[in-house]
Molecule: Glycine riboswitch aptamer
Organism: soil metagenome
RNA sequence: CGUCUGGAGAGCAGCCCGCACGGGCUCACCGAAGGAGCAACCCGCCGGCCCGCCGGCGGCGAAUCUCUCAGGUCACGGAACAGACG
Numbered sequence: 001c002g003u004c005u006g007g008a009g010a011g012c013a014g015c016c017c018g019c020a021c022g023g024g025c026u027c028a029c030c031g032a033a034g035g036a037g038c039a040a041c042c043c044g045c046c047g048g049c050c051c052g053c054c055g056g057c058g059g060c061g062a063a064u065c066u067c068u069c070a071g072g073u074c075a076c077g078g079a080a081c082a083g084a085c086g
Base pairs, nucleotide, nucleotide: 001086002085003084004083005082006081011027013026014025015024016023017022028073029072030071034069035067036066037065042059043058044057045056046055047054048053049052
C1' cells in the first nucleotide's frame, strides 16, 4: 500500500428548484476522511545573580486534545483506528 472483517457521534430539520436522482439557501448540531493549532523536552538569543539556575523572545515539537475550513447528522456510502491475509 492492497483485499476482507469490525467500526462511533450529531436534525429522517425548514423553505425553494425539480418527475426523480439530486441541487440551492437557512438556522441547529457532530468529529473518527482530509486539513489546521500547541504542551513539555531540546536548541538559539537576551537579561538577572543564586554560577547554574530563573525569566523573556524565537525555533523544533504529539494526539483520540483543540478548531470546525472541509466533511458529516434515516438508510446506502464514507469513516480515524483495530484484526486477518498478501